Predicted 3D model of a 149-nucleotide RNA (glmS glucosamine-6-phosphate activated ribozyme aptamer) from Proteiniclasticum sediminis. Model confidence (mean pLDDT): 78 of 100. The organism belongs to Proteiniclasticum, within Bacteria.
RNA sequence: UUUGAUGAAAUAGCGCCAGAACCUGAGCCAUCAGGUUGACGAGGACGAAGUUAUCGAAAAUUCGGCGGAUGCUUCGCGGUAUACACUACCGACAACGACAGGAGAAAACCAAUGAGUAAUUGUUGGGCCAAUCCUGGCAGGUGUUUUAA
Numbered sequence: 001u002u003u004g005a006u007g008a009a010a011u012a013g014c015g016c017c018a019g020a021a022c023c024u025g026a027g028c029c030a031u032c033a034g035g036u037u038g039a040c041g042a043g044g045a046c047g048a049a050g051u052u053a054u055c056g057a058a059a060a061u062u063c064g065g066c067g068g069a070u071g072c073u074u075c076g077c078g079g080u081a082u083a084c085a086c087u088a089c090c091g092a093c094a095a096c097g098a099c100a101g102g103a104g105a106a107a108a109c110c111a112a113u114g115a116g117u118a119a120u121u122g123u124u125g126g127g128c129c130a131a132u133c134c135u136g137g138c139a140g141g142u143g144u145u146u147u148a149a
Stems, first nucleotide, its partner, number of pairs: 014067004019063001020037007040056003046076006077091005083144004097138001099136005109126007
């Protein structure tokens, strides 16, 4: 240094590349071979089935394709609305909401440095801003039974 086995940790804008674009080489041409690019963070898991799966940022190929995925819909189970049923909203932190307070990213970009013939790419420093999340109190449907609900 390589390979194999075992164990631990981390990972869902997460993995891959036959279209496309770009680079190198070969070739008179057509083209061929090899390589590069191909999603920036945040957020997200009761079960089953189905399905084109959230939020914003970005000089937008972050195009296109394949696979996967905590999304969404329906049903089931469960929770809350003081018991029960229905209904509504939710998912073991198990009402939507308004108000108040607090928190809230990385790339992009710039610089330095390293790798590569190149396309391109690693590391370090600087660096703007988001959706959203947390806390507090306020805030709870219809009917029946019932001392009360």